Overview
The RNA shown here (transfer RNA) has 72 nucleotides and comes from a Patescibacteria group bacterium. The RNAcentral record of the sequence draws on ENA. Its mean pLDDT, the model's own confidence on a scale to 100, is 82. Rfam family: tRNA.

RNA sequence: GCUCACUUAGCUCAGCGGUAGAGCAUCUGGUUUACAUCCAGAGGGUCGUAGGUUCGAAUCCUACAGUGAGCA
Numbered sequence: 001g002c003u004c005a006c007u008u009a010g011c012u013c014a015g016c017g018g019u020a021g022a023g024c025a026u027c028u029g030g031u032u033u034a035c036a037u038c039c040a041g042a043g044g045g046u047c048g049u050a051g052g053u054u055c056g057a058a059u060c061c062u063a064c065a066g067u068g069a070g071c072a
Stems, first nucleotide, its partner, number of pairs: 001071007010024004018055001026042005048064005
């Protein structure tokens, strides 16, 4: 330099163009003499950035950035 994949909650990841979710973690309450376990609930997201298409975009298209892999 070229090609491909990935980028979503603190972490690991889901998510066919139609309300952004799960597990773990954090916080609150219950349970316990207490801790752990268990149960119930809560908070936490400009979906990498900027444009485009669309009535409507995390999802489709383009460029850029970052990470990884391959080729040279």